[in-house]
Annotation: Predicted 3D model of a 1455-nucleotide RNA (small-subunit ribosomal RNA) from an uncultured prokaryote. Its Rfam family is "Bacterial small subunit ribosomal RNA". Rfam links the family to the GO terms structural constituent of ribosome and ribosome. RNAcentral holds the sequence, with entries from ENA.
RNA sequence: AGAGUUUGAUCAUGGCUCAGAACGAACGCUGGCGGCAGGCCUAACACAUGCAAGUCGAAGGGGGGAAGCCACUUUCGGGUGGUGGAGACCGGCGCACGGGUGAGUAACGCGUGGGAAUUUACCUUGGAGUGGGGGAUAACCGCUGGAAACGGCGGCUAAUACCGCAUACGCCCUUAGGGGGAAAGCCUUGGCGCUCUGGGAUGAGCCCGCGUUAGAUUAGGUAGUUGGUGGGGUAAAGGCCUACCAAGCCUUCGAUCUAUAGCUGGUCUGAGAGGAUGAUCAGCCACACUGGGACUGAGACACGGCCCAGACUCCUACGGGAGGCAGCAGUGGGGAAUAUUGGACAAUGGGGGCAACCCUGAUCCAGCCAUGCCGCGUGCGUGAAGAAGGCCUUAGGGUUGUAAAGCGCUUUCACUGGUGAAGAUGAUGACGGUAGCCAGAGAAGAAGCCCCGGCUAACUCCGUGCCAGCAGCCGCGGUAAUACGGAGGGGGCAAGCGUUGUUCGGAAUUACUGGGCGUAAAGGGCGCGUAGGCGGACGUGCAAGUUAGGGGUGAAAGGCCUGGGCUCAACCUGGGAACUGCCUCUAAAACUGUAUAUCUAGAGUCCGGAAGAGGAUGGCGGAAUUCCCAGUGUAGAGGUGAAAUUCGUAGAUAUUGGGAAGAACACCAGUGGCGAAGGCGGCCAUCUGGUCCGGUACUGACGCUGAGGCGCGAAAGCGUGGGGAGCAAACAGGAUUAGAUACCCUGGUAGUCCACGCCGUAAACGAUGUGUGCUAGCCGUUGGGGCACUUAGUGUUUCGGUGGCGCAGCUAACGCGUUAAGCACACCGCCUGGGGAGUACGGUCGCAAGAUUAAAACUCAAAGGAAUUGACGGGGGCCCGCACAAGCGGUGGAGCAUGUGGUUUAAUUCGAAGCAACGCGCAGAACCUUACCAGCCCUUGACAUCCCGAAAAAAACCGUGGUAUCCUUCAGUUCGGCUGGACGGAACACAGGUGCUGCAUGGCUGUCGUCAGCUCGUGUCGUGAGAUGUUGGGUUAAGUCCCGCAACGAGCGCAACCCCUGUCCUAUGUUGCCAGCGGAUUAUGCCGGGGACUCAUAGGAGACUGCCGGGGAUAACUCGGAGGAAGGCGGGGACGACGUCAAGUCAUCAUGCCCCUUAUGUUCAGGGCUGCACGCAUGCUACAAUGGGUGAUACAACGGGCAGCAAUCCUGCAAAGGUGAGCGAACCCUUAAAGUCAUCCUCAGUUCGGAUUGAAGUCUGCAACUCGACUUCAUGAAGCCGGAGUCGCUAGUAAUCGCGGAUCAGCAAAGCCGCGGUGAAUACGUUCUCGGGGUUUGUACACACCGCCCGUCACAUCACGGAAGUCGGUAACGCCCGAAGUCAGUGGCCCAACCCUUUUGGGAGGGAGCUGCCGAAGGCGGGAUCGGUAACUGGGAUGAAGUCGUAACAAGGUA
Repeated sequence: AGAGUUUGAUCAUGGCUCAGAACGAACGCUGGCGGCAGGCCUAACACAUGCAAGUCGAAGGGGGGAAGCCACUUUCGGGUGGUGGAGACCGGCGCACGGGUGAGUAACGCGUGGGAAUUUACCUUGGAGUGGGGGAUAACCGCUGGAAACGGCGGCUAAUACCGCAUACGCCCUUAGGGGGAAAGCCUUGGCGCUCUGGGAUGAGCCCGCGUUAGAUUAGGUAGUUGGUGGGGUAAAGGCCUACCAAGCCUUCGAUCUAUAGCUGGUCUGAGAGGAUGAUCAGCCACACUGGGACUGAGACACGGCCCAGACUCCUACGGGAGGCAGCAGUGGGGAAUAUUGGACAAUGGGGGCAACCCUGAUCCAGCCAUGCCGCGUGCGUGAAGAAGGCCUUAGGGUUGUAAAGCGCUUUCACUGGUGAAGAUGAUGACGGUAGCCAGAGAAGAAGCCCCGGCUAACUCCGUGCCAGCAGCCGCGGUAAUACGGAGGGGGCAAGCGUUGUUCGGAAUUACUGGGCGUAAAGGGCGCGUAGGCGGACGUGCAAGUUAGGGGUGAAAGGCCUGGGCUCAACCUGGGAACUGCCUCUAAAACUGUAUAUCUAGAGUCCGGAAGAGGAUGGCGGAAUUCCCAGUGUAGAGGUGAAAUUCGUAGAUAUUGGGAAGAACACCAGUGGCGAAGGCGGCCAUCUGGUCCGGUACUGACGCUGAGGCGCGAAAGCGUGGGGAGCAAACAGGAUUAGAUACCCUGGUAGUCCACGCCGUAAACGAUGUGUGCUAGCCGUUGGGGCACUUAGUGUUUCGGUGGCGCAGCUAACGCGUUAAGCACACCGCCUGGGGAGUACGGUCGCAAGAUUAAAACUCAAAGGAAUUGACGGGGGCCCGCACAAGCGGUGGAGCAUGUGGUUUAAUUCGAAGCAACGCGCAGAACCUUACCAGCCCUUGACAUCCCGAAAAAAACCGUGGUAUCCUUCAGUUCGGCUGGACGGAACACAGGUGCUGCAUGGCUGUCGUCAGCUCGUGUCGUGAGAUGUUGGGUUAAGUCCCGCAACGAGCGCAACCCCUGUCCUAUGUUGCCAGCGGAUUAUGCCGGGGACUCAUAGGAGACUGCCGGGGAUAACUCGGAGGAAGGCGGGGACGACGUCAAGUCAUCAUGCCCCUUAUGUUCAGGGCUGCACGCAUGCUACAAUGGGUGAUACAACGGGCAGCAAUCCUGCAAAGGUGAGCGAACCCUUAAAGUCAUCCUCAGUUCGGAUUGAAGUCUGCAACUCGACUUCAUGAAGCCGGAGUCGCUAGUAAUCGCGGAUCAGCAAAGCCGCGGUGAAUACGUUCUCGGGGUUUGUACACACCGCCCGUCACAUCACGGAAGUCGGUAACGCCCGAAGUCAGUGGCCCAACCCUUUUGGGAGGGAGCUGCCGAAGGCGGGAUCGGUAACUGGGAUGAAGUCGUAACAAGGUA
């Protein structure tokens, strides 16, 4: 410090996710030791049991007298006395500390800094005093009630308990005269106490400034409320309380209400600013079963006190009582989850006491728990035969791995034995026989967890087969998974490791530091204006902000720096800095502020001009439309893609004249004008707003923005009343269509218009808030002004508006660019992933429709922007192709052949599937082939390697079986049954598979397409994907070439080089040829011979737009011509760029994986692949006279041939048979046919056509039944030119004619591959169809239109809203009742202290009781608010292939 994820790729936006750190944690697996820390986050749920606050005999009375000790006594059981001092009581002090918890509390509760009207027991320091009296009471005794708890009555008694009197400097009150108020003694010779009073210290109470969560879907709250006066009350100010008076007080700078929450030092995180948090430790607060209350006291409204009410639990004799672990342990419960009913007061501290001492679950220790942090160990060295085993393997090896074993060494920790602290100033040690130290034995007792697709370090095998499973995100798994499970190996951390949860970080993803708003989310529809925010120039004063310096405070701990102590560290500890804050004093006066004096540049007023669909009201006008009346006139009109509905013979449409009505204002008209926006358009008048220009007279900052608020605000819609020509939702009809609740047509009502009143929204858009200043220009247009001139005007300049282009700059890009989206300032509004949703609920507004404000659950990993490359478009433009057109011939109809689908079958083997499967694999299915079916056999096998063996095997003959008999011995040889082969045999490895996967593959092939394209290097442009080059102007068959150009070059393609063919030359000349010479023959290159010619075989020449002319940029090129056998690529072939189709083939072959192994292998004989109601594809033959039959006759080329081609002759009607010359090839196959000549047929189902069938044959072959071909005779079917549609071909082509070959015994060949003969027609042209290339445009497509995608319905699941109701919570309010208790009144009853009397007394004072105010809980009531639940209902989200349509994305087929 970043990374992954939207896309084919890119940039930016934006969310989600990860890597880090942390934790009072929990869970899973594992677990050696020690130190230091931590340990109910949930039920402030309920609690058994024990302990947690007592102490003082030096205040006091008395009483009891345990154990122990002493003495006496004893019947030996014990008894008596003394000492001792537990427990109870009065009294003092303490119990308000310490300890726990965080329920409540949004508050002066806390934090911080101040303040004045207070108090403070014990402590400290001063001053003064401590004299003299009195009356009671508990304990105790007696009687008595009660189950108990606990009492009642009578009697005795003490005090540091209680009450007077005296004194009182200082103290308090005061009307300033005066008045009032104390005390306590005890033990003992030195102390502890007591009273009044002043100060201090400490603690506490009160007040104030500032800070302190969220919600406005909480906007008003408040009657003791706010203030005053009198009184009361308190330690103390105060509505704290009360009476009266006034009507205030708080609040958009957020009152009130609701929800949540103890606050802080700190802690975690972070670079910081911040964010989150408030366990342990420390400060403060609050609480103590729930609610209320006071008493005592220095202090409480009191955790282990009291009273009352309530709930709960317990005891009970039913009358009544008792209790409060949020103290320490512990229990139940809750929960994912949190410990021992331990030891000690030794230390520190606290209470009491003079003290000894007692108490102390505070505390110090120990126990449990890997809960965390820190440290240590589980050994070290050597050791290659790189052991064994495991795993992988290309079978060689690699790896685990110096790892182990082996050898040598050490002993930290743990263990055993010994010794043994500090903590303790004099005594006292729970911890603890602990820490430490010494000795001993032995490598001995001590390693796991997670991960290994990317992010993210780490890879292989097996299993599984969209299953099982994984997953933080992206995503893995559908038969080779580095992603699941196991294993081997590896990586990381380590007594831990992972997971889950939470917080911060990364996240600049709430942006103060530090973001945005034209199109990504985001500018309010527009204005006026309140509060608020901000504000021109020049002085002066003040000093609030600001700045500087000083002072106070900012607790300690923590964190940081620097020292020290535990062996180190964690941990502990000394010092320092810091604590960014607040308060205060002093100083400064630049800026802001404030006060004041001025100014004119902002703003405004005035004067003079100007333009304008600015607004409102009233009036006027013509064209058009419709309707009405009348005339002319006749059969149609209207409407559409085409029609129909509709109108019209009752006279339409058309046309002429007249009339009526309503609405809108052609041309002018313009990125022209005006207005804040919405918006405004005939003409005239009246009223009226704003703007601009010029002048410079006046005011003197009067300004800008603007939360709320107020006003305006298109269309549609609503209300009332008018109006209604045209248009036109709804509706009706007609068409279209599969449907058509649409698009089109004919009608047509609201509405559109007017008046008044609502509504308040729009893609209310420049998708761009308002204002001000600054920052290059150029060209238009509009409204003014100035200047100059050559004045119907032109030029120039200036101010205001409105447009186009463009520099800098900005922007993700597109783009913006003085009319900013640039550079700045001021203020307002708004945004924070998509969906759910601008929805629900609540509020406000509205007559309603609805508007406004505005969530959540749930769900997804994206949604969205700009640009790029493709692909696509029922987008555009350019070009090409037998693509169309123009032609010729077919196919589709018939019969047959072949292939295929289907069907059938035991099997009809398998593959191929639009073009690019279908006369395809098959260049040959009767057996074989053959893979299929039924059946009989074989099991190391039909075939290969290895081993063993010796004699066996095979063949022939006869033959029903099977027996017997006979015969032949392969090669080499080093002569050895030696080697190899053949043959036979046995077991294990193995063979074998046309079994699966062409979606695991190689190779080969098809196709786009012989289309002209596909790319690269360097440079340049762009943030980038990419672009440029390759686009443009021409040209070409061509990215062919030329020119231009930020490109310059290059590669694969094109072309050429190769082959055939067309002309010529040269060489050679047999088996070919024969012109000339000679010979022979009826005739024939037959012979001698010849190389001229044809031909054959080689090697060359030739064609290059080379030449001429026109066009063109003078280029490329093109048109025409000459010459030439051939002319602009002469014709044909081979040759197929980058790539596409998971195209085809595992059945050509090869091959991974899987599967079968007495069978999915092998062999045999038979059947099938040929089955047949049918559909389709490719062909053949025809339908005839341009023909058919018969006879005669002419001219080829390519090829093939020895298990072959076969001449010749003979036989047969023929297929063919017999014979067999010749030939491994200018011999044979081999007579080519169409053609030509002659003749018959004369338009018919024929002398066309030949299917089918019968009969007889021939040939091949082991064998022609299923199932061959051919021949002859006979038979003579359909068919008379073929619907929609569709195919081929542009010249030696189509058409037509025959010939050959491969395969092959033969042949289903009419197929395929070749060969030659005869030999056309047509192309105006590129609108249309199909395919292709380039360019441009749109795109929501990229698996790329066979794309994407929307809504209803049906089913399932989930969350939410509404809802008759129903159940509960909360806080107020009103009334009733009214406990305890304070206060007030009264106090007839009661009372010892003091006073008077002197007694039966009275007074003062006090109390019980009663009354009153207040008052908790409770009750009743109507509302408020929150939540649960609910028949039914509403939409939403998600889900594999469901149904119906096709709305959107291309002009998406109606933008």